[in-house]
């Protein structure tokens, strides 16, 4: 370095972290948002729920 076998594990779900849960993938994988000819524009820190952090808007002190 390559190949095989077995065991223990793992990874992913459009911007951060954690818990729960669901789904998906088996490393040649799951995954990498949408609109628009272009320019450009739009939603969202979740797959779903909750909490924290960041950001935005409004009100009050």
């Nucleotide at each position: 370095a390559u190949a095989g076998u077995a065991a223990a594990c793992g990874g992913c779900g459009a911007u951060g972290g954690a818990g729960u849960u669901c789904g998906c993938c088996u490393u040649u994988a799951a995954g990498u948002g949408c609109u628009g000819c272009u320019a450009a524009g739009c939603u969202a820190a979740u797959g779903a729920c909750u909490c924290c952090u960041a950001c935005a808007a409004g009100c009050g002190u």
This is a predicted structure of a 61-nucleotide RNA (Fluoride riboswitch aptamer (crcB RNA motif)) from Aminipila butyrica. Model confidence (mean pLDDT): 76 of 100. Rfam family: Fluoride riboswitch aptamer (crcB RNA motif). On this family, see Ren et al., Nature 2012: "Fluoride ion encapsulation by Mg2+ ions and phosphates in a fluoride riboswitch".